Model confidence (mean pLDDT): 84 of 100. This is a predicted structure of a 1403-nucleotide RNA (small-subunit ribosomal RNA) from an uncultured organism. It matches the Rfam family "Bacterial small subunit ribosomal RNA".
[in-house]
């Protein structure tokens, strides 16, 4: 923008207004006005005449029952389909047959007069007809068995006429068509059984009446029937169908527009008039409602077309036209027609068609984002240059859609009838479609969406906020998931959302599911109805198939053609429409008849097992109690007690007696029963089973809704009995409590008869029959065979109970001839969880209660089975200073260090169970320092790069100042190719800088499970698969070590090895080492000399269960033992497997993101990190006598060292000072080792112990020891006298004790890293803790620090239930009772016909 369609789905709510049904003078009778002409006039008019027999009204015919609407109602012969009417009617209309003669009496309009307010009505008078009534006359028509009887009409209107009649429409009566309707049958299509009985015209008959016709429609009688589990009767809900959606289908859902039926037209009820109504725009009552009124009365019906209004989420114009179609009317013209035919409103739908097209790279400029720039997208997009011209816009031309109207003219005819052919007016839409010119890229894109399903991504913001969401789910600072944007997908005059249906969902399963453990097998057995049902043979077709045949409306769907420019649309042809009817045919299989059979059921005969099952009767052990003897202090009970019992004699034990209940042992996945269930022994009664021969019957079977009948315990009723045990109770323990467990008592109850609950994990969680599928291996019962004298054995085979297995089934477990396999028949039962087996209705019980049984709401899961795993106050096996065994500390005590708290201007910052806490820090006076205060500085303390200027920089000096800095003097460089460069400073600009924040954004480094033996792979095999085997198992090891075995073979990374010290020794070298022998000696390996030995170094050997014996599975390894320096990884060290803890660490360092830029950066002074009511960890020192203390005498190893070690020597009590020889060191020096031994004091004391804390004086380190350094001396001389609960570390050169050295450092160690020197104890694995390997159970899997239940408070949400209130609906009974039909009866009027008139029939 345009074609085509569709457009109150609610309140069948109420409706102003105006139109939707008239129409015929060619059936009647009447009958104007405006107006115009003409005449007359007293100019006020009147008179004809036209207008006109016209409008209007009426009379009468026809139509108005058709067309629109609309879906309240109807579960109904109401629709759909198939019959069926010999039980039926049908105007108009078509065909044929006959006729239409002759009479009559009224009344509307009209007039007059009268009543109302008005609608509207009365009286009287006149008048016509195709209005009305009689007479004739009839047929094949009606009634009757027949005689016989009874029934019509319009010679009316119009044309034409040769005046004879002809035609047309019409009217009567019959036949028959058509077409439309009436009634009646089969079948087919909604929930509910929480509706199980219904029913009295109710079913049936016979006679009557009624109707167009059948029938209980209706009624008298008569008779008791009819429906119903194949769902009757009630209750909800609903117009129905062809069709439409939507699915492969088979279904599901719907019922608009279209088109047929059907019911209704403000609710209800009647009935007239007609062919045809019980009548949307007709009557009458009655009720509600609106409106008129003069209060007497009276009008109305939009579910017709627009239209208002309510209502609601939500559905249009009070248009135009009869020009097409199609209707009523009419001979026609015509007239009417909100049907219809157009246009209008709405992107409500479908279709179609445009908003441009070619070329264009400076990849333009924004924009967005980017490893920093670069570069990427946006994007040939635009710009730019050439082009077209559809829609929209202006000019201008312009359709089809119209045709057999009438007339006229021809042809045809006897004919002007009919009928043909020509000629002929007529368009609402609309000047529309359509066609040309005009101008111009000019006027015309938007919505959603971008994590996954699901095409399509980035960046800011935001920061569990704000918000998204269809399901999972996103969002707590790096959101593709919120919201902005940039780009991207996708549809496009549209797009997204919501809602409805179907699909997908085989998630109701008919195609097309299920019931052992996920929802589901009724506890169980009998048996009705129902469903199914063996062999053979006739014969009949109901299912069944074939073949024809009629219907299955058009429209619609396919499919082919055609017509609007294409599609949508629409025409025309075929197909098609899976049905239902009738006819013929086959006869396999079902069914049905009939005759037969013996397998499938049963019957009788024989044998056998059995806790089957009622009833009586006996028996013995055992426990209580009870009497009586013996006997004496306790008994009893428990994890330990107590309650309880007992010197008024228990218990124990003898003896004797009572009771009640139950049956040891036989006893056995033995037996028996449908199950629940049954156990002592006899007796009687009684059911069911199996086994074998044989005879019988002859399908007699199989399941089975409903029904019936059994059915453990508990409970219930009534009567008993009650030894034992024992709910509830009551005592004593336990416990935080203990309304449990545990002990004492102990009432119902258990027992027994009778009755009554009718349920259970009633389970095999597996209904009941019937058939078929490998086996093996017990077991009870029975037979036959074989055997034997005989019982056994053994073979077989039948029923019964079990375990293991094939195939094959299962989701996996698992099941498997006793199926949960293959199959068949028949029933129960299931459809996510909770809610709830609850509510409410009903049935049933004495109750308890039980069957049957939902819905609101509520959550996204609940559940089975099976795998990793990780747990367990499960198991088993096995390891570790894990525990016993012992040494020795901790926890007390001063004192040193660390945290935490506390303070503070700061007391910088991490680290926080194990796995922080003498940690980071191998060393805080200043510095470090990250903190605090005060001061400066601002391109910057450091780094690069540029650009202009300047000039050496550095050094030297002054003032200011706490310093730093600030101000300001002086001196004035170096190379050069002569341009310049280097260095330095000032500008200016990119940036520097941050020990700022996040270690939960990371990298790298560690720590801890743990030096724990573990963690994995490949390819195979197994499993649907997660997975699982390898890796488990039997041994063995420190070891997943190593050896056997086996679906496993193998391999990685760990264990071990290898790699360093250690311990033996051997060669090679011998200086700084060493000194056997020789010689010198100052007597010191010093010196000459060796290099054997010590020892250094290097490079070899040496140990592997290598050998014996034993044990062991002929193994792998263990035990012993020889030999060895060293034995069974010979000891230590380095080495840390997959991976766990969002462990630790942005302050060691790198590094994403944030934040800071005259500061969160730099520089200085000065302070703090050393602060102390406290409390924790680590040490050091000690309490002493295995010590302290004074002397004296041995013996180490491993390290430093040049701003260093530093000796002899001299000074100082000492700490050091001095001075300096040696010494880059196997040379020199630190350097004296200490405990030890020897020998002296002390004598058990707060001491000759302890050493803190303090004065004093002192040295050293340093620019500088107040805060805040370490030594030293003299002196002072606390606490402590072996440490509660508790807790650490250690098994061999270990613990313990004792000294030495280095790191780091101007100085500062009780820490820390090394080293020697003396040098001790373990039966062994039940527990604590920890880990490993195997199993097991799980409701855990951020994983037991896990999960999770319940009551209470409080809010809110939904169901029940409730005194009782209100409204609907529905049945049942009684009573008044309109309009109305149909009958009677009496009154009243009464034109046609009758009848010497008074009356009659009718009305």
């Nucleotide at each position: 923008c345009g074609g085509c369609g569709c457009g109150u789905c609610u309140u069948a709510g109420g409706c102003a207004u105006g139109c939707a049904a008239g129409u015929c003078g060619a059936a009647c009778g009447c009958g104007a006005a405006a107006g115009u002409u003409u005449c007359c006039u007293u100019c006020g008019g009147g008179a004809a005449a036209c207008g006109a027999g016209u409008a209007a009204a009426g009379u009468g015919g026809c139509a108005a029952a058709c067309g629109g609407g609309u879906g309240a109602g109807u579960a109904a012969c109401a629709c759909g389909u198939a019959g069926g009417u010999u039980a039926u009617c049908u105007g108009c209309c078509c065909u044929g047959a006959a006729g239409a003669u002759g009479g009559g009496g009224a009344u509307a309009a009209c007039g007059u007069c009268g009543a109302g307010a008005a609608a509207u009505c009365g009286g009287c008078g006149c008048u016509a007809a195709u209005a009305c009534c009689g007479a004739a006359u009839a047929c094949g028509c009606u009634c009757g068995a027949g005689a016989g009887a009874g029934g019509a009409a319009a010679g009316g209107u119009g044309g034409c006429u040769u005046c004879g009649g002809c035609c047309a429409c019409g009217c009567u009566u019959c036949a028959g068509g058509a077409u439309g309707a009436g009634c009646c049958u089969g079948c087919g299509g909604c929930c509910u059984u929480u509706u199980a009985g219904c029913u009295a015209g109710a079913u049936g008959g016979u006679g009557g009446g009624g109707u167009a016709a059948u029938g209980g429609c209706c009624u008298a009688c008569c008779a008791u029937g009819g429906c119903a589990a194949c769902a009757a009767u009630g209750g909800g809900u609903a117009g129905c169908c062809g069709a439409c959606c939507u699915g492969a289908g088979a279904g599901g859902g719907u019922g608009a527009u279209c088109g047929g039926c059907c019911a209704c037209a403000u609710c209800g009820g009647g009935a007239c008039u007609g062919a045809g109504a019980u009548a949307c725009g007709g009557c009458c009552c009655g009720g509600a409602c609106u409106c008129c009124u003069a209060c007497g009365g009276g009008a109305g019906g939009c579910a017709g077309c627009a239209g208002c209004u309510a209502a609601g989420a939500a559905u249009c114009u009070u248009c135009c036209g009869c020009a097409a179609u199609g209707g009523a009317c009419g001979a026609a013209a015509g007239u009417c027609u909100g049907a219809c035919g157009g246009a209008g409103c709405g992107a409500c739908g479908c279709c179609g068609c445009g908003u441009g097209g070619a070329u264009g790279a400076a990849g333009a400029a924004g924009g967005c984002u980017u490893u920093a720039u670069c570069g990427g997208c946006u994007g040939u997009a635009a710009a730019a240059u050439c082009c077209u011209g559809u829609c929209a816009g202006g000019a201008g031309g312009g359709a089809a859609g119209a045709a057999u109207a009438a007339g006229c003219a021809g042809a045809u005819u006897a004919a002007u009838a009919c009928u043909c052919u020509g000629u002929g007016a007529u368009g609402a839409c609309g000047g529309u479609a359509c066609c040309u010119c005009c101008a111009a890229a000019g006027g015309a894109a938007g919505c959603c969406c971008c994590g996954g399903c699901u095409a399509a991504u980035u960046c800011c913001g935001u920061g569990c906020c704000a918000g998204c969401a269809g399901c999972c789910g996103c969002g707590g600072u790096a959101a593709u998931a919120c919201g902005g944007a940039a780009g991207g997908g996708g549809c496009a005059a549209g797009c997204g959302u919501u809602g409805u249906u179907c699909g997908g969902a085989u998630u109701u399963a008919u195609u097309g599911g299920g019931c052992g453990u996920a929802a589901a097998g009724c506890g169980a057995u009998c048996g009705u109805a129902g469903g199914u049902g063996g062999c053979c043979a006739u014969g009949a077709a109901a299912g069944u198939c074939g073949a024809g045949u009629g219907u299955g409306a058009a429209a619609u769907c396919c499919u082919g053609c055609a017509g609007c420019u294409u599609a949508a649309c629409u025409g025309c042809a075929g197909a098609a429409c899976u049905g239902c009817g009738c006819u013929c045919g086959a006869a396999a299989c079902u069914u049905u008849a009939u005759g037969g059979c013996u397998g499938g059921a049963g019957u009788c005969a024989g044998u056998a097992a059995g806790a089957g099952g009622g009833a009586g009767a006996u028996g013995g052990a055992a426990u209580u109690c009870c009497a009586g003897g013996u006997g004496u202090a306790g008994g009893g009970g428990u994890g330990a007690a107590a309650u309880c019992u007992g010197u008024a004699g228990a218990u124990a034990u003898c003896u004797g007696g009572a009771a009640g209940a139950a049956c040891a042992c036989c006893a056995g996945u033995g037996g028996c029963g449908a199950a629940g269930g049954c156990g002592a022994u006899c007796u009687c009664c009684u059911g069911g089973u199996a086994c074998a021969u044989g005879a019988c019957u002859g399908a007699c079977a199989c399941u089975g809704a409903g029904g019936a009948u059994c059915g453990a315990a508990a409970g219930c009723g009534u009567g008993g009995g009650g030894a034992g045990c024992g709910a509830a109770c009551a005592g004593g323990a336990u416990u935080a409590g203990a309304u449990a467990c545990c002990c004492u008592g102990g009432u119902a109850g258990u027992c027994c008869a009778c009755g009554c609950u009718g349920u259970a994990a009633a389970c095999g969680u597996u209904g009941u029959u019937a058939a078929c599928u490998a086996g093996g291996c017990g077991u009870a019962g029975g037979u036959a065979g074989u055997a034997u004298c005989g019982a056994c054995c053994c073979u077989a085979u039948c029923u019964g109970u079990g375990c293991c297995g094939a195939a094959g089934c299962u989701a996996a477990c698992g099941c498997a001839u006793u199926a949960a396999g293959u199959u068949a028949a028949c029933c129960g039962c299931c459809u996510g969880g909770g809610g709830a087996g609850u509510a409410u209705g009903c049935u049933c019980g004495c109750a308890a209660g039980a069957g049957u049984g939902a819905a609101a709401c509520u959550c996204a899961a609940a559940g089975g089975a099976a795998u990793u795993g990780a747990c367990g106050g499960g198991g088993g096996c096995c390891c570790g200073c894990a525990c016993a065994a012992g040494c020795g500390g901790u926890g007390g005590a001063g004192c040193a260090u660390g945290u935490g708290g506390c303070u503070u201007a700061a007391u910088u910052c991490g680290a926080u169970g194990c796995u922080a806490c003498g940690c980071g820090a191998a060393g805080a006076a200043c510095c470090u320092u990250a903190c605090c205060u005060a001061g400066a500085c601002u391109u910057g303390a450091c780094a690069u790069a540029u650009g202009u200027c300047a000039g050496a920089u550095c050094g030297c000096c002054u003032g200011u100042g706490g310093a730093a800095g600030c101000a300001g003097g002086u001196u004035u460089c170096c190379c050069u190719u002569c341009g310049g460069g280097g260095c330095u400073g000032a500008u200016a600009u990119a940036c520097a800088g941050g020990u700022g924040c996040u270690g939960c954004a990371u990298g790298g480094c560690u720590g801890u499970c743990g030096u724990c033996a573990g963690c994995u792979c490949g390819u195979g095999u197994c499993g649907u698969g997660a997975g699982a085997u390898g890796u488990u198992g039997g041994g063995u090891u420190a070891a997943g070590u190593c050896c056997c075995g086996c679906a496993a073979c193998g391999a990685g990374c760990g264990u071990a090895a290898c790699c360093c010290c250690u311990a033996u020794u051997c060669a090679u070298u011998g200086u700084u080492g060493c000194c056997a022998g020789c010689g010198g000696u100052u007597c010191g390996g010093c010196c000459g000399g060796g290099c054997a030995c010590u020892c250094g170094a290097u490079g070899g050997a040496a140990a592997c269960u290598g050998c014996c014996g034993g044990u062991g599975a002929c193994a792998a390894a263990c035990c012993g033992g020889a030999g060895g320096a060293a034995g069974g990884u010979g000891g230590g060290g380095a080495u840390g497997a997959c991976g766990u803890c969002a462990a630790g660490u942005c302050c060691u360092c790198a590094u994403g993101g944030c934040c800071u830029u005259u500061a969160u950066g730099u520089c200085u002074a000065g302070g703090g990190c050393u602060g102390c009511a406290c409390a924790c960890g680590u040490g050091c020192u000690a309490c002493a006598a295995u010590g302290a203390u004074c002397g004296g005498u041995a013996c180490a190893a491993a390290g430093a060292g040049g701003u260093c070690c530093a000796a002899u020597g001299c000074c100082g009590c000492g700490a050091g000072g001095u001075g300096g020889a040696g010494g880059a060191a196997a040379u020199c020096u630190c350097a004296a080792a200490a405990a030890a031994c020897c020998g002296g004091u002390c004598c058990c004391a707060g001491u000759u112990c302890a050493g803190a804390u303090u004065g004093c004086a002192g040295u050293c380190u340093g620019c500088a020891a107040c805060u805040c350094g370490a030594c030293u001396g003299c002196a002072u001389g606390a606490a402590g006298c072996a440490g509660g609960a508790a807790u650490c570390g250690c098994u061999a050169g270990u613990a313990a004790u004792c000294g030495c050295g280095g790191a780091u450092c101007a100085g500062c160690a009780u820490g820390c890293c090394g080293c020697g020197g003396u040098g001790a104890u373990a039966c062994g694995u039940u527990c604590c803790c920890g880990g490993g390997c195997c199993u097991u159970g799980u409701a855990c899997a951020c994983a037991c620090c896990g999960c999770c239940c319940g009551u209470c408070a409080c809010a809110c949400c939904a169901c029940g239930a409730a005194a009782g209130c209100a409204a609907g609906u529905g049945a049942u009974g009684c009573c008044c009772g309109a309009a109305g039909u149909c009958g009677g009866u009496c009154u009243g009027c009464u034109a046609a016909c009758c009848g010497u008139a008074a009356g009659g029939a009718g009305g």